[in-house]
């Protein structure tokens, strides 16, 4: 210098699903906010877990002449364990604001001497 991971920042895309009905704040309308109802999304955070791995004499098997011990094997019963699946706690349901996720860009650990 040049590449990858990871973060972060900045740019561009960027999906669903009632501008839902009540009541209150505002002079009035809109809007916005708060409470309350009912109905829906899943892409912000979160919630769970399959296959495998580690444990555990808790039950059976194998061999052993018999107990206990080790060992292998099935099972149970715990521990870890991914997704854009799950839940729908939060969060969202007109624009706007957000929004996993990818694109480029720069900065900075690291791979690394």
């Nucleotide at each position: 210098a040049a590449g990858c991971u990871c973060a972060u920042u900045g740019u561009g895309a960027g999906a669903g699903a009632g501008c839902a009905c009540c009541g209150g704040c505002u002079c009035c309308c809109u809007u916005g906010c708060c409470g309350g109802u009912c109905g829906c999304c899943g892409a912000a955070g979160g919630u769970g877990c399959a296959a495998g791995c580690c444990g555990u004499g808790c039950g059976g098997g194998c061999a052993g002449g018999c107990c206990a011990c080790a060992g292998c094997c099935c099972g149970g019963c715990g521990g870890u364990g991914a997704c854009a699946c799950u839940c729908u706690c939060a969060g969202g349901c007109a624009a706007a604001u957000g929004g996993a996720u990818c694109g480029c860009a720069a900065u900075g650990u690291g791979c690394a001497g």
A computed fold for a 113-nucleotide RNA from a Chloroflexota bacterium, annotated as Glycine riboswitch aptamer. Rfam family: Glycine riboswitch aptamer. Rfam's curators write: This family represents the bacterial glycine riboswitch. Clan: Glycine riboswitch clan. The organism belongs to Chloroflexota, within Bacteria. Its mean pLDDT, the model's own confidence on a scale to 100, is 79.